[in-house]
Context: one part of a larger RNA
RNA sequence: GAACGAACGCUGGCGGCGUGGAUAAGGCAUGCAAGUCGAGCGAGAAAGCAUUCUUCGGAGUGUUAGUAAAGCGGCAAACGGGUGAGUAACACGUGUGUAACCUGCCGUCGAGUGGGGGACAACACCGGGAAACUGGUGCUAAUACCGCAUAAUGUUAUUGUGUCACCUGGCACGAUAACCAAAGGGGGGCUCUUCUAUCCUCCCGCUUGAUGAGGGGCACGCGUUUGAUUAGCUAGAUGGUGGGGUAACGGCCUACCAUGGCGAUGAUCAAUAGCCGGUCUGAGAGGAUGGCUGGCCACACUGGGAUUGAGAUACGGCCCAGACUCCUACGGGAGGCAGCAGUCUAGAAGCUUCGACAAUGGACGAAAGUCUGAUCGAGCGACGCCGCGUGCAGGACGAAGGUUUUCGGAUCGUAAACUGCUUUCGACAGGGAAAAAUGGUAUAUAGGCUAAUACCUUAUAUAUUUGAUGGUACCUGGAGAAGAAGCCCUGGCUAACUCCGUGCCAGCAGCCGCGGUAAUACGGAGAGGGCAAGCGUUGUUC
Numbered sequence: 001g002a003a004c005g006a007a008c009g010c011u012g013g014c015g016g017c018g019u020g021g022a023u024a025a026g027g028c029a030u031g032c033a034a035g036u037c038g039a040g041c042g043a044g045a046a047a048g049c050a051u052u053c054u055u056c057g058g059a060g061u062g063u064u065a066g067u068a069a070a071g072c073g074g075c076a077a078a079c080g081g082g083u084g085a086g087u088a089a090c091a092c093g094u095g096u097g098u099a100a101c102c103u104g105c106c107g108u109c110g111a112g113u114g115g116g117g118g119a120c121a122a123c124a125c126c127g128g129g130a131a132a133c134u135g136g137u138g139c140u141a142a143u144a145c146c147g148c149a150u151a152a153u154g155u156u157a158u159u160g161u162g163u164c165a166c167c168u169g170g171c172a173c174g175a176u177a178a179c180c181a182a183a184g185g186g187g188g189g190c191u192c193u194u195c196u197a198u199c200c201u202c203c204c205g206c207u208u209g210a211u212g213a214g215g216g217g218c219a220c221g222c223g224u225u226u227g228a229u230u231a232g233c234u235a236g237a238u239g240g241u242g243g244g245g246u247a248a249c250g251g252c253c254u255a256c257c258a259u260g261g262c263g264a265u266g267a268u269c270a271a272u273a274g275c276c277g278g279u280c281u282g283a284g285a286g287g288a289u290g291g292c293u294g295g296c297c298a299c300a301c302u303g304g305g306a307u308u309g310a311g312a313u314a315c316g317g318c319c320c321a322g323a324c325u326c327c328u329a330c331g332g333g334a335g336g337c338a339g340c341a342g343u344c345u346a347g348a349a350g351c352u353u354c355g356a357c358a359a360u361g362g363a364c365g366a367a368a369g370u371c372u373g374a375u376c377g378a379g380c381g382a383c384g385c386c387g388c389g390u391g392c393a394g395g396a397c398g399a400a401g402g403u404u405u406u407c408g409g410a411u412c413g414u415a416a417a418c419u420g421c422u423u424u425c426g427a428c429a430g431g432g433a434a435a436a437a438u439g440g441u442a443u444a445u446a447g448g449c450u451a452a453u454a455c456c457u458u459a460u461a462u463a464u465u466u467g468a469u470g471g472u473a474c475c476u477g478g479a480g481a482a483g484a485a486g487c488c489c490u491g492g493c494u495a496a497c498u499c500c501g502u503g504c505c506a507g508c509a510g511c512c513g514c515g516g517u518a519a520u521a522c523g524g525a526g527a528g529g530g531c532a533a534g535c536g537u538u539g540u541u542c
Stems, first nucleotide, its partner, number of pairs: 001542004006538005013388006019381002026344003030341003035075003040072002048063006082299003092223007101216003106212008114148001116146002123138006154179011184204006225271003232262003237259008274296004278289004301322005324335004352378001354377003360374001361372004391421004401412004425483001428477004439465010486531005491512003497526005507514002
């Protein structure tokens, strides 16, 4: 000098964009943060409105509405959001490999979707319990569950030909045998009809394959802090065979066999630490750093375990143990903010228990839509960067006053007063439904599909509707210099000097050093210098 997630002191007008628990991965009151689908299924209200009856109490019917809440079922809940405790490791970065692998939803291309069965919730009844919750009996549906049929380009086994090759082998075309599927729902219509059903067609699904995309698993080369006042370490340890396990290779696990494996090119042990793109500094080389933002990893009160699933470190799932907190009728139960706010504690120190799903994105849904503390916004903090303002011009009697003086003067100083002008920003008033907006719905037209002018779908046009921010941005108007300057320094380094007070005292100080009676170095005043809504100090890095 530059920088900062900064703090402290004094001061403080406005706006934009950023940014804000670095310590205690300490404890947490309260609310919210993951739901959705009735076009999978059984069942199905209340209040309201209309209407009929009425003994005026009410009852019935229709509608709201097959709507709401609960249940079965599907998908999501593994994303998104937080934190950095652990980890010196294939954790991360980079480059390869997988001839050792998986992949829900999505895209493209095939084939299929036949026929049966038995349950369990909800519900009803009977119980238990203070509660959390829970037992028994009975009924029932499904895209829930289970057989059967069908089946290859699927799986497994054997095998032929060709081709490629990095050893076991891979790929392509074949052969034989065995094995493995499924679920329906919605719209419209012809015929026939008491109604359904059948049938046709469209849409959404379901099953089984191939392929793609995106995502993930695993392996390897190289790189990745300090200590030798840590020198030896290692029995699943190193390798083999058989077996098991996994999506998959592998001591991953196991039985047996062998005795290996690592290490001064630093094993082992200890300490510290999430890694990176980057960031800061520096002419560079380098050094320091990893907050925000993006990628990866790890964790979710502590430790352990599995389940479900395409996928699990399963933050707002389950089980066990532990610590802690809460409820209890003492028998027993409940909980997990390192999600968003908020609270206590510790600390030099870091915000609102705000608004909205309008946009972007996500989950579910055919859609309308619902949910979304992701996100978008607003609020608070000069915490940072940037921009603007606090007026402009004239004005000498060089006023008064202050300071100083050699008493002549000098200086503050065109500074003020005074005159003229302007009105940014702020305050007030008015306008502003602007932009951010695409999309949805309805109608019409044209095409596709079709037996069809239904339905569905594509395109176009028209109409209509949707804003948290916010009466915000912006614009306009009138008024009036009006509402808006401080902080540090002045011995040298280092820009800027005099007077008074003090008298090695009180004090200053980054270094050198000032102060013991003429202190430009202490304290005050005047003057001056620097920066400026900031200025200094402290801390840390280069």
The prediction has a mean pLDDT of 81.
The part of an RNA shown here (small-subunit ribosomal RNA, 5' domain) has 542 nucleotides and comes from an uncultured bacterium.